RNA sequence: AGGGUUUGAUCCUGGCUCAGGGCGAACGCUGGCGGCGUGCUUGACACAUGCAAGUCGAACGGGGAAAAGAGCUUCGGCUCUGAUUACCAGUGGCGAACGGGUGAGUAACACGUGGAAACAUACCCAUUGCAGGGGGAUAACUAUUCGAAAGGAUAGCUAAUACCGCAUAAAAUCGAGAGAUAAAAGUCACAAAUGUGACGGCAAUGGAGUGGUCCGCGGACCAUCAGCUAGUUGGUAGGGUAAGGGCCUACCAAGGCAACGACGGAUAGCCGGCGUGAGAGCGUGGCCGGCCACAAGGACACUGAGACACGGGUCCUACUCCUACGGGAGGCAGCAGUGCGGAAUUUUGGUCAAUGGAGGAAACUCUGAACCAGCGACGCCGCGUGUGAGACGAAGGUCUUCGGAUUGUAAAACACUGUGGUAAGGGAAAAAUGCCUCAUAGAGUGGAAAACUAUGAGAGAGGAUGGUACCUUACUAGAAAGCCCCGGCUAACUACGUGCCAGCAGCCGCGGUAAUACGUAGGGGGCAAGCGUUGCCCGGAAUCACUGGGCGUGAAGGGAGCGUAGGCGGCCUAGAAAGUCUACUGUGAAAAAUCGGAGCUCAACUCCGAUCUUGCGGUAGAAACUAAUAGGCUUGAGGACGGUAGAGGAAAACGGAACAGCUGGUGUAGGGGUAAAAUCCUUAGAUAUCAGCUGGAACGCCGGUGACGAAGGUGGUUUUCUGGGCCGGACCUGACGCUGAGGCUCGAAAGCCAGGGUAGCAAACGGGAUUAGAUACCCCGGUAGUCCUGGCCCUAAACGAUGUUCACUAGGUGUGGGGUACGUAAAGUAUUCCGUGCUAAAGCUAACGCAAUAAGUGAACCGCCUGGGGAGUACGGUCGCAAGAUUGAAACUCAAAGGAAUUGACGGGAGCCCGCACAAGCGGUGGAGCGUGUGGUUUAAUUUGAAGCUAAGCGAAGGACCUUACCAGGGUUUGACAUAUAGGUAGUACGAAGUUGAAAGACGGAGGACCUGACUUUGUCAGGAGCCUAAACAGGUGGUGCACGGCCGUCGUCAGCUCGUGCCGUGAGGUGUUGGGUUAAGUCCCGCAACGAGCGCAACCCCUGUACAUAGUUACCAGCACGAAAGGUGGGGACUCUAUGUAGACUGCCGCCGACGAGGCGGAGGAAGGGGGGGAUGACGUCAGGUGUCGUGCCCCUUAUAUCCUGGGCGACACACGCGCUACAAUGGAUUGGACAACGAGGACCGAGACAGCAAUGUGGAGGGAAACUCAAAACCAAUCCUCAGUUCGGAUUGCAGGCUGCAACUCGCCUGCAUGAAGUCGGAAUCGCUAGUAAUCGCAGAUCAGCCAUGCUGCGGUGAAUACGUUCCCGGGCUUUGUACACACCGCCCGUCAAGCCACCCGAGUUGGAAACGCCUGAAGAUGGGGUAGAUAACCGCAAGGGAUCACCUUGUUUAGGGUGGAGUUGGCAAGGGGGGCUAAGUCGUAACAAGGUAGCACUACCGGAAGGUGGGGCUG
Repeated sequence: AGGGUUUGAUCCUGGCUCAGGGCGAACGCUGGCGGCGUGCUUGACACAUGCAAGUCGAACGGGGAAAAGAGCUUCGGCUCUGAUUACCAGUGGCGAACGGGUGAGUAACACGUGGAAACAUACCCAUUGCAGGGGGAUAACUAUUCGAAAGGAUAGCUAAUACCGCAUAAAAUCGAGAGAUAAAAGUCACAAAUGUGACGGCAAUGGAGUGGUCCGCGGACCAUCAGCUAGUUGGUAGGGUAAGGGCCUACCAAGGCAACGACGGAUAGCCGGCGUGAGAGCGUGGCCGGCCACAAGGACACUGAGACACGGGUCCUACUCCUACGGGAGGCAGCAGUGCGGAAUUUUGGUCAAUGGAGGAAACUCUGAACCAGCGACGCCGCGUGUGAGACGAAGGUCUUCGGAUUGUAAAACACUGUGGUAAGGGAAAAAUGCCUCAUAGAGUGGAAAACUAUGAGAGAGGAUGGUACCUUACUAGAAAGCCCCGGCUAACUACGUGCCAGCAGCCGCGGUAAUACGUAGGGGGCAAGCGUUGCCCGGAAUCACUGGGCGUGAAGGGAGCGUAGGCGGCCUAGAAAGUCUACUGUGAAAAAUCGGAGCUCAACUCCGAUCUUGCGGUAGAAACUAAUAGGCUUGAGGACGGUAGAGGAAAACGGAACAGCUGGUGUAGGGGUAAAAUCCUUAGAUAUCAGCUGGAACGCCGGUGACGAAGGUGGUUUUCUGGGCCGGACCUGACGCUGAGGCUCGAAAGCCAGGGUAGCAAACGGGAUUAGAUACCCCGGUAGUCCUGGCCCUAAACGAUGUUCACUAGGUGUGGGGUACGUAAAGUAUUCCGUGCUAAAGCUAACGCAAUAAGUGAACCGCCUGGGGAGUACGGUCGCAAGAUUGAAACUCAAAGGAAUUGACGGGAGCCCGCACAAGCGGUGGAGCGUGUGGUUUAAUUUGAAGCUAAGCGAAGGACCUUACCAGGGUUUGACAUAUAGGUAGUACGAAGUUGAAAGACGGAGGACCUGACUUUGUCAGGAGCCUAAACAGGUGGUGCACGGCCGUCGUCAGCUCGUGCCGUGAGGUGUUGGGUUAAGUCCCGCAACGAGCGCAACCCCUGUACAUAGUUACCAGCACGAAAGGUGGGGACUCUAUGUAGACUGCCGCCGACGAGGCGGAGGAAGGGGGGGAUGACGUCAGGUGUCGUGCCCCUUAUAUCCUGGGCGACACACGCGCUACAAUGGAUUGGACAACGAGGACCGAGACAGCAAUGUGGAGGGAAACUCAAAACCAAUCCUCAGUUCGGAUUGCAGGCUGCAACUCGCCUGCAUGAAGUCGGAAUCGCUAGUAAUCGCAGAUCAGCCAUGCUGCGGUGAAUACGUUCCCGGGCUUUGUACACACCGCCCGUCAAGCCACCCGAGUUGGAAACGCCUGAAGAUGGGGUAGAUAACCGCAAGGGAUCACCUUGUUUAGGGUGGAGUUGGCAAGGGGGGCUAAGUCGUAACAAGGUAGCACUACCGGAAGGUGGGGCUG
């Protein structure tokens, strides 16, 4: 610090996701030790049991052991004495308001921070003063008594530091003052004491610390919560409180709060801090510390210095328990612990030794605070699980190309160490005080001492943790490694299994038979007593942007203006000092953090010092800037004046053209409409035409990226009224300005209401067409509406998709309005201001583009955006007559959605060009019969592949058996064939006759070997071959061409496809290769940021056309000779030909065109002319195109999917298709006669002449391994017949008789003869080939092959045409351009209804809960006011009676928890049914959109329609 993911690729926008850190965690697997921390996040759910707050006898009365002493004694004990010390319930004092827990409530002065005044304060400190003298009670106790209990009742006795008067009053309080008011307590020590001291008491003052109260500022969400408020806001008086205050009450006034967010709702304890982050921030508030709140849910007061009180009280409610049913008891959110809840959180432990707290004079007691221990890898930190040494490297495992590689110095074996473990021994620090003893000093008193206080010294006792840490010794490698991952991100790869299954997955995505992605194994990587997963937070995320983002097209500028609050604001001067800045200062607790240091062996942890604490307050100062105040200025703004342009607005009047209707005339059969038609109008006279009249709406030309207006918008002419702008000079005002949340006004079209109007047009609707349908496009009609008046609506692609204002920043060129200068003037030139366009620099931008009319550079203010869908939907609010508008979510779902540009592909886009592509021609196919291939069907099998072009006379250049892969049956199993190992094997291998069988085979067994070497040579031994057995293996036309090689088809013999360097672009990429010409051609020329090059094109190769040279046998024969004839012979080398070489053609020459080019056109010469004709040759690539020749991988079969054999099948036949043959005839058929080729082939072959046969063919065999012999021509020519017919056309089919090949022609061959003589008379829609030696037509040859189903295929020659105006159209292709939502690329993409499943949501008759408020009724305890009573009463007064006062009770008000009830609102659950939405490999209907998407699309609005959608209106260009 970034990475992955949208695309074919690119840049951008933008979301999702990952790598990091953290946690009070949980879960899975695993687990050695120690230290330090930490541990109910859920139910503020309920709790058994124990403990958590007592203490003081030196405040008081009383009780009162044990021990001691004495006496008695039965020796067990009993009695007494004095002291009552320990101890005890009670009275009294202090404490219990701390400490400990929890976070429910609380959005608040609760908290944080900084201030303030009207307060309180027990214990503590300092200071001042006082403590005199009396009184009456009451618990305890005793007696009686009620009750189950808890608890009481009555009578009597008694004490105090308990209680009450009186006295005193410095200070205190009240009061102007005089004056008035209010206090106390003693106990202990010193032998005793009137003395002293200690601890207390009272009244005050001050302090310290603590608490109560008030105020400024600060920190959360929702505006779909916008208005709230009656004690409410203020005042006066009174009350109340420790204290200010509506805190409370009465009266008076009508205020107070709120867009700087009141009120309401939902959520939440706040902070120091903690986590993260570079920081700013964001998240969080567990442990520790500060504050607050609470104590089962509520209310209330009492006591007290302090509480409205966790372990106090009263009452109500809920719950639990006890009960004798009458009545009682209780509150773990203290420490442990239990149950339920939950993914989940510990021991019913030890000790007060230390620290701290309460009481006490103290000893001491109490203390689940605290200190320790226990449990949990929950976290952090540390340590260990050994160290050394050890092979060209064991075994085992895994992989393998079988060679090896790897695990791997890893192990073993050897040598060591002892952290640890075990055993034994030693053994802490944490302890200081106080108590006790002694010494010294002190003040005062005293005869003296003692006591007391302070200081010092000493002794003893005192440790829960714990016999722990630590130390020493001995023994022992011994007990001690796992988890996750290995496709990319992201470090780490192989094998097997599985086969879109099982499964994985954080994102992208893996898995459909070769998975580095699933599972296992081996290996590897990472971390390590842990490792992963899940959840949550921060980060990355500049993805809410203060630091630090955006809004033309990606999400995003409000439809426009006016204007309120607010924000911002020109120049100069003065003064003050709010902001601002500086210095000093208070505070910002500690802990934490950072830096430095120290202590535990280190670290974690702990301690010390410094820093930090960015904040708030105070004091002093500065005066530039901002704000405030005062004064001035004119340049911003405005006014006045002089000019000026205009479809700016409103009203009224008028006008012509067109249109429609009506009247009349002329006139006759059509008109109208369309791609073509029809509906429609018209002989009742239309259309057309002339004249006249009526009506409504709209204003041609001018007219213009011209004008005006804020926008919407505005267009005939004239008049009236009226708004704004621009120019000019510089007369006036003197900052009066800009923007503008709310608000107000305007706001196209459609639409709504009321009343008019209605010519044309025209949603809906009707009809006609089109169509598969046509709720559309087209046509004929046609109503709302369009128009006017008045009132609503308030939306648009209301767009420049660009908010308003100001300033600044190169140019060029149009146009509208005005001014100035020059010009006599017109014209014109220069210049200036205001508008409106184009172009372009810098700059900006993702790019496109923008560019003084900014999307540049800055300033001010407003609006808006934050992934796509759900959705501009739902609910709620506001507005509207309605339609609807406005504001505007969530659940759920996806990993994208998008912008710009690039390369392709595509278009029922455009341009240019080519091709038998069309056209022009010739001949076919499609109809018939037959042949052949395919589909289908059939079958035991009809083996199989090929599937538009590019499958279908194709693989197959030849299926009777074989082939053969298929079927039936019969056999064989190391096999029909190969290699190698082990063992065996001379009567061995081989194998005759014979038996059986369809054959294969089985049985059989006469006979019977071979090679090499050695030796003792009739032969033996050893080895080999052969054979047998075993186990390896063979074999497979079994699968996979979507695992491959090789080969092939196709686009296409189309002219293309690329590279290097340079240049352009952020980049994909472009340029080159585009452009202008030209060509068959990316062929060449010219131009050009390109310059070159490669694969293709062309050429080089072959055949053919001309000539020459050379060579002449088997070819040839002009001249010569022989010969009856025949190149037959001699001979010739001229010719043809053969087969080698060479020449020739190059736009070379001439003319014209062209750009002086490339090249084109014409001509000459030439056998051939502009590529002479034909072939071979096939760029980068496409189609997962084909593959049963062959080869390879993987999978499968192994007495069978191998192999052998016989027979059958591949030849079936209702049909459908392709390719062909033969025909339909007279340009023909038949017969007779006659003539002329070339390519080729031939030895198991070609086979002549001759003979036989009607013929196929046979007999026979010359010649020929070939320029020699043979196969071996037909159309054609001549003559005759046939005369237009199902024929003398046509030959299918069938019968008979033959021939040939072959082991064998039944299924299933070919040929011949005779006989038979089918369909067919030129072929519908449609469709194919061909541009010259071509089509057409005629035959010939060859391969395969015994033969042949060949009419096929590959070649050869003979005869030999027609036509091409031309490129509009069809098909294919090339180049350029354009659009694109396509990229599997139009056989693309994609929309909506319907049907099915699942999911969440909305509405919903209702139903059932929650929380809060309000009205009324009721109302406990308590507090308080009034009244009452045959009630009760110690203190004071009074001699007494009695009084005063108090208590109790009753009653009645006020307040009030709770309860009841009522209506209204709010928020949840459930819900018949209704609604749309989302998602879901292969459902239905259509085709809306993307190309001109086949009617350009889109938004608003209205109507209509199964659905996408269609149509109307006025808009926009995206």
The RNA shown here (small-subunit ribosomal RNA) has 1518 nucleotides and comes from a Petrotogaceae bacterium. It matches the Rfam family "Bacterial small subunit ribosomal RNA". Its family is annotated with structural constituent of ribosome and ribosome in the Gene Ontology. The prediction has a mean pLDDT of 84. NCBI's taxonomy places the organism under Bacteria, Thermotogati, Thermotogota, Petrotogales, Petrotogaceae.